[in-house]
Predicted 3D model of a 69-nucleotide RNA (transfer RNA) from a marine eukaryotic metagenome. The sequence is in RNAcentral, with records from MGnify. Model confidence (mean pLDDT): 82 of 100. It matches the Rfam family "tRNA". About the family: Transfer RNA (tRNA) molecules are approximately 80 nucleotides in length.

């Protein structure tokens, strides 16, 4: 100096509906059973804290933590 911080985990998500997908974990289905495959539920103080705005995950400010140089 620059980039990132959204579910356990790896990640989307033009300022406007209920914030989402894999995969994991939990039930179910199949099978002798187990893995594999199909179904389905559940899980979020969007890193804090101000501002801007009719509204901010998302734009400006700080701060904190991570990574690269």
């Nucleotide at each position: 100096a620059c980039a990132c911080u959204u579910a356990g985990c790896u990640c989307a998500g033009c300022g406007g509906u209920c914030a989402g997908a894999g995969c994991a974990u939990c039930c179910g289905a199949c099978u002798c059973a187990u893995a594999a495959u199909c179904g389905g539920c559940a899980g979020g103080u969007c890193c804090a804290g101000g501002g801007u705005u009719c509204a901010a995950u998302c734009c400006c400010c700080u701060g904190a933590g991570u990574g690269u140089c």